[in-house]
Context: one part of a larger RNA
RNA sequence: CGUAUACGGUGGAUGCCUUGGCAGUAAGAGGCGAUGAAGGACGUGUAAGUCUGCGAAAAGCGGUGGCGAGUUGACAAAACGCAUUUGAGCCAUCGAUGUCCGAAUGGGGAAACCCACCCGCUUGCGGGUAUCUGCAUGUGAAUACAUAGCAUGUAGAGGCAAACCCGGGGAACUGAAACAUCUAAGUACCCGGAGGAAAAGAAAUCAACCGAGAUUCCCUUAGUAGCGGCGAGCGAAAGGGGACUAGCCGAUGUUAGUUGUCAUAGUGGAAUAUUCUGGAAAGUUUAACGGUACAGGGUGAUAGUCCCGUACACGAAGUGGCAAUUAGCACAUAUUAAGUAGGUCGGGACACGUGUUAUCUUGACUGAAGAUGGGGGGACCAUCCUCCAAGGCUAAAUACUCCUUACUGACCGAUAGUGAACCAGUACCGUGAGGGAAAGGCGAAAAGAACCCCUGUGAGGGGAGUGAAAUAGAACCUGAAACCGUAUACGU
Numbered sequence: 001c002g003u004a005u006a007c008g009g010u011g012g013a014u015g016c017c018u019u020g021g022c023a024g025u026a027a028g029a030g031g032c033g034a035u036g037a038a039g040g041a042c043g044u045g046u047a048a049g050u051c052u053g054c055g056a057a058a059a060g061c062g063g064u065g066g067c068g069a070g071u072u073g074a075c076a077a078a079a080c081g082c083a084u085u086u087g088a089g090c091c092a093u094c095g096a097u098g099u100c101c102g103a104a105u106g107g108g109g110a111a112a113c114c115c116a117c118c119c120g121c122u123u124g125c126g127g128g129u130a131u132c133u134g135c136a137u138g139u140g141a142a143u144a145c146a147u148a149g150c151a152u153g154u155a156g157a158g159g160c161a162a163a164c165c166c167g168g169g170g171a172a173c174u175g176a177a178a179c180a181u182c183u184a185a186g187u188a189c190c191c192g193g194a195g196g197a198a199a200a201g202a203a204a205u206c207a208a209c210c211g212a213g214a215u216u217c218c219c220u221u222a223g224u225a226g227c228g229g230c231g232a233g234c235g236a237a238a239g240g241g242g243a244c245u246a247g248c249c250g251a252u253g254u255u256a257g258u259u260g261u262c263a264u265a266g267u268g269g270a271a272u273a274u275u276c277u278g279g280a281a282a283g284u285u286u287a288a289c290g291g292u293a294c295a296g297g298g299u300g301a302u303a304g305u306c307c308c309g310u311a312c313a314c315g316a317a318g319u320g321g322c323a324a325u326u327a328g329c330a331c332a333u334a335u336u337a338a339g340u341a342g343g344u345c346g347g348g349a350c351a352c353g354u355g356u357u358a359u360c361u362u363g364a365c366u367g368a369a370g371a372u373g374g375g376g377g378g379a380c381c382a383u384c385c386u387c388c389a390a391g392g393c394u395a396a397a398u399a400c401u402c403c404u405u406a407c408u409g410a411c412c413g414a415u416a417g418u419g420a421a422c423c424a425g426u427a428c429c430g431u432g433a434g435g436g437a438a439a440g441g442c443g444a445a446a447a448g449a450a451c452c453c454c455u456g457u458g459a460g461g462g463g464a465g466u467g468a469a470a471u472a473g474a475a476c477c478u479g480a481a482a483c484c485g486u487a488u489a490c491g492u
Stems, first nucleotide, its partner, number of pairs: 001491009015477001016441002020412002022409007029401002031160002039101003042055003046078001049075003061095007070082002106115003116129006131157009164195001165193005175182001179229001205212002216243005226234002247393003252330013266314003272287002276283001288305002290294001296308003342366008352378001373388005428435002448476001451463004
């Protein structure tokens, strides 16, 4: 040095576990904000730090209701306390307080800071002072009347928020095997606006000589008819079957009461003992019992009958939602649509790229008729059929899920599942936009090793003790492999 065996070290795979995720289902909710939001800064305890809560009334104050014998949030022990029917603490709900920043709004500003004025009470407190818009009143230039402007009062707005929705703008990569029309795509993205949905909507619609009867969504029609450097590709509608139905010209809205119901704390809630093994019984043995409850979880191993629950039954002073009902208040546009329909030119939208291109829309220029009228039926004309534009409203069926509650999973199980099971959008990186981790498990219970010894009043270890187990000792379940040793045997 090699091989083999045994025993270790290192390492953290594997197994088991789950506090966390992922995807859904059923309901709910679909907003918060100048009565100052979302998000923060700084404070606040017997308290040095962090988290949570709260705000100088600061882990809290008051009312009402529920539970209640314990309690003083967590890491995290201890002390001082509070309370036990004169009710602490916790839970629900309604109030009070609520520093500073932030739309931030008195002015400024390098957010959490600096500097003001006015009024009131009073001697440090309270209130007010942003901008825009509507309305009202006053005042009032150039400029006579007036207007602009200014001032005051009053009402509203402003900002944030996951997706869904409507509108205004609007790419490129890409595909066409290059590329220009085309495609990607009216997508991404930007801006504006709204609601719990939005939008659309009661035919100047379709249809085809028969008829239907607002809109929306789904299936189909159908990858059809078509469009298309007729390339790549794009791609209907009528009709049929369903979901849901509602019509109209202020529809009703709002406030208060009553009743019902739901939610927001809760309450009751059946039924077992024993033997053996074991550290521990829920396992095993024997004999029982309940079940409208054998969902689930916990308890020293696997519990219907030990605990929490579960089926079922019940419950609200207050607050909120919905429905019904009663009462009060408020509310009746317009009078049938003209610079419109149509036309020409140029665009856009329609599945439809200008084409034989109807229809819708409109930047420019034009420009009717008046129900004896007008629009449409895919060039256009006639006949015929059908409808009535140029005003407006409208639930449901549909889309979505930041969020709440309950439940589910041939979903994951710590290199998985969210980036994040753990004090994670943290540490750290970057001037910045931004990027972005690693990190779970002693034991049933800390019973977390008193005391002794070695040692640097070390690190670490040896005894002793605890424990079922300490090769479960905090670098802690299991503890694979690579890698490193010790002992023994053999070989060289």
Annotation:
The part of an RNA shown here (large-subunit ribosomal RNA, domain I) has 492 nucleotides and comes from Alteromonas sp. AWQ4_252. Its mean pLDDT, the model's own confidence on a scale to 100, is 85. Its Rfam family is "Bacterial large subunit ribosomal RNA".